[in-house]
Molecule: SAM riboswitch aptamer (S box leader)
Organism: Candidatus Sulfotelmatobacter sp.
RNA sequence: AUCUCAUGCAGAGUGGCUGAGGGUAACGGGCCCGCAGAAGCCACGACAACCGGAUCAGAGAAGACAGCCUGAUCGCCUGGUGCCAAUUCCCGCCCGGUUCGCGGGGGACAUGAGAU
Repeated sequence: AUCUCAUGCAGAGUGGCUGAGGGUAACGGGCCCGCAGAAGCCACGACAACCGGAUCAGAGAAGACAGCCUGAUCGCCUGGUGCCAAUUCCCGCCCGGUUCGCGGGGGACAUGAGAU
């Protein structure tokens, strides 16, 4: 970098440096956040539970233990990531209706795991 799978209406901020943008990678429309400090960087803290770990149970097996597999629980679990305004802020394409900040799907994007 590409592909596959899963998840995305829940949750969680302070300080320092800095100083004008930010909410998507881009474009268009809307609506927000921002000098009472945006983005970024650093420190500490929190949240979450994808991977890893631990415990328990199940399944499997002629049978037993361990492992593999499945499920549940644990973050007081000193691990690897992620994340900490608003649903991924909302819409853009398709379908449907009770025409509404409507429902479903798709696409894109983000994160994790795996493969090449």